A computed fold for a 353-nucleotide RNA from a Rhodocyclaceae bacterium, annotated as Bacterial RNase P class A. Lineage of the source: Bacteria > Pseudomonadati > Betaproteobacteria > Rhodocyclales > Rhodocyclaceae. It was read from a public genome assembly, where an Rfam model found it. The coordinates come from a structure-prediction model, not an experiment, and the mean pLDDT is 77. Rfam family: Bacterial RNase P class A. It is annotated as a ribozyme.
């Protein structure tokens, strides 16, 4: 100049009028909120409902069985299936992305076709024939390819019993050796995972565990439509079963516990109000302290609480010309969507000096 990799920020603004909704205040005919006047009013996802919590409720929240979840190793956090930094694998020239990352010697179970064969292999193309056995030959020697011996080469496969190069062999084969690679020691570094060294061992009966399972570690249920408090209204109506050796509750079993009543069906009221409801594991700033995530200290601030659901319309001017898209009890996370524009740190390639 160009192409890229993390990370961060905005995501319409200003004027006017008309119109919403909370909270305070004044007023008066005290209104299912009339009138004035202040002030505050949708987000990074408010989305998915995927984790994990806080609050609430349950006469057990005790044990097992059973089922679910996480899975290298240190931190963080109120906690996680999240965040950080770190190993180790794979992908990228690289910055930097991805990981379902513990065990295959506890046991099972599956690898179609194709191949001779898919786990300690009975070889389909071959190699070999030393030794023994035929057959020529006076003998040297030469032929068979029978026994036997081989799995180096080829070819099927996703995967064929370490791999390359040499030595040895009848002909090969860790059979020997050199280096790769694999194994457990011993040593250095590290809190760990691990990572290097250095010597020894020829060492191999392979794969797969988001197959079953086996190991660690965690897991009481349901949830704001949770719950609590008023007020009102109807039939404390009917019928059938169980009924203390019983029935209910404890997510599903089993045992414990703890209650006295459960169930089921057919019919009647009544679905209003209030609260729960917004000051929070909050946010902003600055400083210490940690590689980070974060954590403490100091000062400041208060940022929606609807309940058939509140911020919507018009016009002017500007501009990026306007995406993805609306809270419903509150948080931390992930994950998905997102036109258009700024930063900031970092790699690569090309050109001038």
């Nucleotide at each position: 100049g160009a192409a890229g990799a993390c990370c961060g920020c905005c995501g319409g603004g200003c004027a006017g009028c008309c119109g919403c909704g909370g909270c305070g205040c004044g007023g008066c005919u005290u209104g299912u909120u009339c009138c004035g006047c202040g002030u505050c009013g949708a987000g990074g996802a408010a989305a998915g409902u995927c984790c994990g919590g806080g609050c609430c409720c349950c006469a057990c929240a005790g044990a097992g069985c059973g089922g679910g979840a996480u899975g290298c190793c240190g931190g963080c956090u109120a906690a996680c299936g999240g965040c950080c930094g770190g190993g180790c694998g794979c992908c990228g020239c690289g910055a930097g992305g991805c990981g379902a990352c513990g065990g295959a010697c506890a046991g099972g179970g599956c690898a179609a076709c194709a191949g001779a064969a898919a786990g300690u292999a009975c070889a389909c193309c071959g190699c070999c024939g030393a030794u023994g056995g035929c057959c020529u030959g006076c003998a040297a020697a030469g032929g068979c390819a029978c026994a036997g011996g081989c799995a180096a080469g080829g070819g099927u496969g996703a995967a064929a019993u370490g791999g390359u190069g040499g030595g040895g062999u009848a002909a090969g084969a860790g059979c020997c050796c050199a280096c790769c690679g694999c194994g457990g020691a011993c040593g250095u570094g590290g809190c760990a995972a691990c990572a290097c060294g250095c010597a020894c061992g020829g060492c191999a009966c392979g794969g797969u565990a988001a197959c079953c399972c086996c190991c660690a570690u965690c897991c009481g249920g349901g949830g704001c439509a949770a719950g609590g408090c008023c007020a009102a209204a109807u039939a404390g109506g009917g019928a059938a079963g169980c009924g203390a050796u019983a029935g209910c509750g404890u997510g599903g079993c089993u045992c414990g516990c703890g209650c006295u009543g459960c169930u089921u069906c057919c019919g009647g009221g009544u679905a209003g109000g209030c609260u729960g409801c917004u000051a929070g594991a909050g946010c902003g700033c600055g400083c210490c302290g940690g590689u980070a995530a974060c954590g403490g200290c100091g000062c400041g601030c208060c940022c929606a609480g609807a309940u058939g659901a509140a911020u919507g319309g018009c016009u002017g001017c500007u501009c990026a010309c306007g995406a993805c898209a609306g809270a419903a009890c509150c948080c931390g996370g992930c994950u998905u969507a997102c036109a258009g524009g700024c930063g900031g740190u970092c790699u690569u390639c090309c050109c001038a000096c």